Description:
Model confidence (mean pLDDT): 89 of 100. The part of an RNA shown here (large-subunit ribosomal RNA, domain VI) has 264 nucleotides and comes from a bioreactor metagenome. Rfam family: Bacterial large subunit ribosomal RNA. Gene Ontology terms of the family: ribosome and structural constituent of ribosome. The RNAcentral record of the full RNA draws on SILVA.

Context: one part of a larger RNA
RNA sequence: CGCAGGAGAUUUGAGGGGAGUCGUCCCUAGUACGAGAGGACCGGGAUGAACAGACCUCUGGUGUAUCAGUUGUCGUGCCAACGGCACCGCUGGAUAGCUACGUCUGGAUGUGAUAACUGCUGAAAGCAUCUAAGCGGGAAGCACACCCCGAGAUGAGAUCUCCCACCAGGUAACUGGGUAAGACCCCUGGUAGACCACCAGGUUGAUAGGCUGGAUGUGUAAGGGCAGCAAUGUCUUCAGCAGACCAGUACUAAUCGGUCGAGG
Numbered sequence: 001c002g003c004a005g006g007a008g009a010u011u012u013g014a015g016g017g018g019a020g021u022c023g024u025c026c027c028u029a030g031u032a033c034g035a036g037a038g039g040a041c042c043g044g045g046a047u048g049a050a051c052a053g054a055c056c057u058c059u060g061g062u063g064u065a066u067c068a069g070u071u072g073u074c075g076u077g078c079c080a081a082c083g084g085c086a087c088c089g090c091u092g093g094a095u096a097g098c099u100a101c102g103u104c105u106g107g108a109u110g111u112g113a114u115a116a117c118u119g120c121u122g123a124a125a126g127c128a129u130c131u132a133a134g135c136g137g138g139a140a141g142c143a144c145a146c147c148c149c150g151a152g153a154u155g156a157g158a159u160c161u162c163c164c165a166c167c168a169g170g171u172a173a174c175u176g177g178g179u180a181a182g183a184c185c186c187c188u189g190g191u192a193g194a195c196c197a198c199c200a201g202g203u204u205g206a207u208a209g210g211c212u213g214g215a216u217g218u219g220u221a222a223g224g225g226c227a228g229c230a231a232u233g234u235c236u237u238c239a240g241c242a243g244a245c246c247a248g249u250a251c252u253a254a255u256c257g258g259u260c261g262a263g264g
Stems, first nucleotide, its partner, number of pairs: 001152001005163007015149004021049007033038001051106005059100004066093005071086006110144003117137004166177004182260004186202005207253003210249005216242003223236005
C1' cells in the first nucleotide's frame, strides 16, 4: 500500500515445511520343518541405540552484584571491626536464570490409490491366458492422517462484536477539517527481544523499584557476659547476612498531555 466504510477479536485451510530410522531379549515354541545339527513364518510383550522436541522436579555444570573461611599488603588515628588491591586474590558452598551429563515425550496406528508381484472371471484364438472389457490382493515408498507455518490464497475467504449518517468548498467525482469505535506517541516493565516486533501494565493501578513477610542459600554475625596467662572456647544465637524466587503493601516512578482515525 492492497484486501471498495472504519475498528477489535475468533477462525477456515489453498499451499508450504517437519517427522518417517534401526537393534536386542522374552512368549508363542525348542513348536512347524529337519536324520541330526539346528531352528522359524504369523502374532503378542519388554527394553534399548542414535535422532528430534520440550523442560529444570531430580542428578550435575555455570552462577565476576550471594554467604562463609583464609594469605599478603595498604587504608579507616590505635584495639576490635571493616573496606581497597592481588585471576572473582585463593578456597568451600550456592538461589534465580541458562544448561546436559539430567528428566519427559515422539517415530505409532489407520484409510485410500499404487509398484514389482500374485489372483478371479474372460475372449480375441471352441483350448489356454492376471487383460483386451471387467473385478481383487499387494510396500519402509505416494496421498491423507501426526507436528509447525499459513488469506499478499491480489482467487486477498468466514463468523461474532463495536462505531455511526458532522462541518466547509464543489453541479458532481472529490478535497479539506473536527470526531466515533479504536489505535498510536509517551512512560513502568518482561514470560519477549539485536533494532523493530510481541506480551504484562499505566492511579478505576501491583508494571518495575522500595518496604514487609516467606522460600532458598550460607552456617551460629557484631557487641557484651563467662572460662582460660594466652591462642581460643562457650552463652546470648539454627544467629547474622543475602542477586534474580513467591506473595503482600501505592511509599517512589508509570504525571499532565498529544497525534491519528469512518460510505457518513